[in-house]
This record gives sequence, structure tokens and C1' cells, in this order.
RNA sequence: GCCGGUGUAGCUCAGUAGGUAGAGCACUCGGCUGUUAACCGAGCGGUCGCAGGUUCGAGCCCUGCCGCCGGCG
Repeated sequence: GCCGGUGUAGCUCAGUAGGUAGAGCACUCGGCUGUUAACCGAGCGGUCGCAGGUUCGAGCCCUGCCGCCGGCG
């Protein structure tokens, strides 16, 4: 330099025929318990890597860039 994959909540990840962004863990509050843990309930949490484009509408499609992983040279 070229090719492919990947980037969504603090962490691990879902989210395909484009149509209101989710789960588990963590955290906070409450219940239960002699206490803690476990368990149960509720809550909190995201400009979906950045910038454009297409569209009535983009996490999803297109273009450029950036990070990470792999392959080729």
C1' cells in the first nucleotide's frame, strides 16, 4: 500500500427484508434475612466510532476518514 472483518449502555453482546434502541452483568433504591451473600421487584444508564449522502424515515444502505483484529504484498 491492497483486501476482509469489526466499532451499539461502565463491561460482554443482541438488534437483515430501513419504521419509537434492547438483554445480561455492574451500579442505585426497596423487599426478604439476626447480618452479609443469594433471591425477588423497581430504577439508572446510549449524539449506535467521526463527518457527509440517499430516504418521509438510517444502528441497518452509500462515500470518505479514524481505531482495533486478520490476510496479502
Molecule: transfer RNA
Organism: Methanobacteriota archaeon